Predicted 3D model of a 133-nucleotide RNA (TPP riboswitch aptamer (THI element)) from Neorhizobium galegae bv. orientalis str. HAMBI 540. Of the family's consensus pairs, 96% are formed in the model. Lineage of the source: Bacteria > Pseudomonadati > Hyphomicrobiales > Neorhizobium galegae > Neorhizobium galegae bv. orientalis.

RNA sequence: CUCAUUCACCAGGGGAGUCCCGCCAAGGGGCUGAGAUACUGCUGGUCGGACCGGCUUUGGCCGCCCGAGGCGCAGUGACCCGUUGAACCUGAUCCAGUUCAUACUGGCGUAGGGACGGUGCGAGCGCUGCGGC
Numbered sequence: 001c002u003c004a005u006u007c008a009c010c011a012g013g014g015g016a017g018u019c020c021c022g023c024c025a026a027g028g029g030g031c032u033g034a035g036a037u038a039c040u041g042c043u044g045g046u047c048g049g050a051c052c053g054g055c056u057u058u059g060g061c062c063g064c065c066c067g068a069g070g071c072g073c074a075g076u077g078a079c080c081c082g083u084u085g086a087a088c089c090u091g092a093u094c095c096a097g098u099u100c101a102u103a104c105u106g107g108c109g110u111a112g113g114g115a116c117g118g119u120g121c122g123a124g125c126g127c128u129g130c131g132g133c
Stems, first nucleotide, its partner, number of pairs: 001124003007120004012081003017031005022071003038076005046068004052063004088113003094107004
């Protein structure tokens, strides 16, 4: 100087479903999976409705019940992935099989996107210096 793969570290990309119960909070259990939130911080007491009960300043409020919706966000960690890229996203609340459902199998799919950085380690070539024969 060049090359290239593995590895390590740093940096980068990414996801967190489904079922039952419970709850109206920042859950419990089962399943699949590499992973289904371990830690910290922040926010958070939803909406609608009838009976009944309690309270009431007579305006309502609370409880109970039903339904809907929801059980979050950020950072760190763990895990996965990096162009030979189905990690992951979109199409997609997709289609067929299967399952309670997810998962799984096939399709979609030669679809459209997606992180290709740095340092060290390595190999090759060249040059220079020192020492020995």